[in-house]
RNA sequence: UUAGAGAACUAGCAAACCUGCUGAAAAGCAGGGACGCAAAGUCACAGGUCUUCGGUCUUCACCAUGACGGCUGGACUACCAAA
Numbered sequence: 001u002u003a004g005a006g007a008a009c010u011a012g013c014a015a016a017c018c019u020g021c022u023g024a025a026a027a028g029c030a031g032g033g034a035c036g037c038a039a040a041g042u043c044a045c046a047g048g049u050c051u052u053c054g055g056u057c058u059u060c061a062c063c064a065u066g067a068c069g070g071c072u073g074g075a076c077u078a079c080c081a082a083a
Base pairs, nucleotide, nucleotide: 006080012037013036017032018031019030020029021028022027035070041076042075043074045073046072047071048068049067050066054063055062056061
């Protein structure tokens, strides 16, 4: 120095919930707020989950082109410094 691993230290992010805005919804953004997180940083490629404006259907119902990275895998990048 690099990789794996993660004690301590410096920093970081921010669940639920509340308020406002966007959206058909799922959900997202901003502010407050902290359940937690060693990648809870970025990316929808694969799987999975959620929603259904719209489409199909006589009806029942079905379908992402939408969303979720704090669902799993994978890819890229990264602070600190012990064993």
A computed fold for an 83-nucleotide RNA from Alicyclobacillus acidiphilus NBRC 100859, annotated as c-di-GMP-I riboswitch aptamer.
NCBI's taxonomy places the organism under Bacteria, Bacillota, Bacilli, Alicyclobacillaceae, Alicyclobacillus acidiphilus.
The sequence was found by an Rfam model in a public genome assembly.
Its Rfam family is "c-di-GMP-I riboswitch aptamer". Rfam links the family to the GO term cyclic-di-GMP binding.
The coordinates come from a structure-prediction model, not an experiment, and the mean pLDDT is 84.